[in-house]
SAM riboswitch aptamer (S box leader) from Hellea sp., 102 nucleotides, folded computationally. Of the family's consensus pairs, 94% are formed in the model. The coordinates come from a structure-prediction model, not an experiment, and the mean pLDDT is 85. Lineage of the source: Bacteria > Pseudomonadota > Maricaulales > Robiginitomaculaceae > Hellea. The sequence was found by an Rfam model in a public genome assembly. Its Rfam family is "SAM riboswitch aptamer (S box leader)". Rfam's curators write: The SAM riboswitch is found upstream of a number of genes which code for proteins involved in methionine or cysteine biosynthesis in Gram-positive bacteria.

RNA sequence: CACUCAUCAAGACCGACUGAGGGACAGGCCCAAAGAUGUCGGGGCAACCUUGUGACCACACAAAGGUGCCAAAUCCUGCAACGUUUCGUUGGAAGAUGAGAG
Repeated sequence: CACUCAUCAAGACCGACUGAGGGACAGGCCCAAAGAUGUCGGGGCAACCUUGUGACCACACAAAGGUGCCAAAUCCUGCAACGUUUCGUUGGAAGAUGAGAG
């Protein structure tokens, strides 16, 4: 990097340094000098994989290890179908994360 499968309306923030951008992309709408972003430290959430316990599978619990995550539904929409058509519902695309295989 492309592929397969699963999940994505729940949950979880402080400090130091930095100093103007950030929320994938486009449009919208937001966040931001009352400090964006990034790095580091500490803390936390969750339970995908490993592990442990419930004798085993399933399932449940734990949270030691590997990831991930800690504004807003994946912030909303993007394409399609349907409906009671300024809009809504469902599904998809795209994206993210994990596990697997190449």